Predicted 3D model of a 73-nucleotide RNA (transfer RNA) from an uncultured Bacteriovoracaceae bacterium.
Rfam family: tRNA. The family's RNA type in Rfam is transfer RNA.
The sequence was found in a public genome assembly.
Model confidence (mean pLDDT): 81 of 100.
RNA sequence: GGGUGUAUAGCUCCAACGGUAGAGCGGCUGAUUCCAAAUCAGUAGGUUGGGGGUUCGAAUCCCUCUGCACCCG
Numbered sequence: 001g002g003g004u005g006u007a008u009a010g011c012u013c014c015a016a017c018g019g020u021a022g023a024g025c026g027g028c029u030g031a032u033u034c035c036a037a038a039u040c041a042g043u044a045g046g047u048u049g050g051g052g053g054u055u056c057g058a059a060u061c062c063c064u065c066u067g068c069a070c071c072c073g
Stems, first nucleotide, its partner, number of pairs: 001072007010025004019056001027043005049065005
């Protein structure tokens, strides 16, 4: 230099064809307990990496930039 993949909650990851953004773990509160752990109930937490475009509607499609991983030279 050319190419491929990936980026979503604090962490690990779902979300086929475009149509309400979710789970587990973790956090917080409560129940239970002599106290705690475990268990149970509840609850908070997201400009979906940045920018632009298409569309009635974009995490999803298109363009571009950035980070990371890999392949070719």